[in-house]
This is a predicted structure of a 153-nucleotide RNA (c-di-AMP riboswitch aptamer (ydaO/yuaA leader)) from a Streptosporangiales bacterium. Lineage of the source: Bacteria > Bacillati > Actinomycetota > Actinomycetes > Streptosporangiales. Rfam family: c-di-AMP riboswitch aptamer (ydaO/yuaA leader). Rfam 15.1 lists 7,607 matches to the family in 2,262 species. Rfam's curators write: This family represents a conserved RNA structure found upstream of the ydaO and yuaA genes in Bacillus subtilis and related genes in other bacteria. The coordinates come from a structure-prediction model, not an experiment, and the mean pLDDT is 81.
RNA sequence: CCGGUUGAACCGCCGAGUCUCGUGGUGUCACCAGCACCAGGAGAGCCGGGGACCCAUCGUGCGUGGGGUGAAUCCGUGGCGCGUAGCGCAGCGGUAGGGCGGCUCCCGGCCCGAACCCGUCAGCUAACCCGGUAGGCGGCCAAGGGAGAGGAG
Numbered sequence: 001c002c003g004g005u006u007g008a009a010c011c012g013c014c015g016a017g018u019c020u021c022g023u024g025g026u027g028u029c030a031c032c033a034g035c036a037c038c039a040g041g042a043g044a045g046c047c048g049g050g051g052a053c054c055c056a057u058c059g060u061g062c063g064u065g066g067g068g069u070g071a072a073u074c075c076g077u078g079g080c081g082c083g084u085a086g087c088g089c090a091g092c093g094g095u096a097g098g099g100c101g102g103c104u105c106c107c108g109g110c111c112c113g114a115a116c117c118c119g120u121c122a123g124c125u126a127a128c129c130c131g132g133u134a135g136g137c138g139g140c141c142a143a144g145g146g147a148g149a150g151g152a153g
Base pairs, nucleotide, nucleotide: 010139011138012137013136014135018044019043020042021041023039024038025037026036027035028034045133046132047131048130049129050128055123065121066118067117068116069115074094075093076092077091079089080088081087082086097112098111099110100109103148104147105146106145107144
């Protein structure tokens, strides 16, 4: 000097998952302060659920439970399992939908298309009530190309 890996700080991305202030503990530390982390609390912000009138829905019987968070649904193929008019799950291929560095649109490409909860109950919904505020990544990268809006000088 070059390259690789790891960590911290910093700058960002997805997402509601952020901000502020006390308390306790731990670490750093001779001590204090400060800082970081953990636990729990308060306030603000944000997100979601439940819940009237009105509205919506509503022929009958049988079978099948149904609903919610989330972008994360549905279809084909396919084997397996079960309590077998069916249901569930592995693999594979698509797909509704979502994301890709301020905002909108177009072109183009890439990635995701999970998981969990309620427990037989849920349309909408003022008052009111309840819950959540996690997690996962990137730093030369498609973070590409074009048009526009807005802002600043």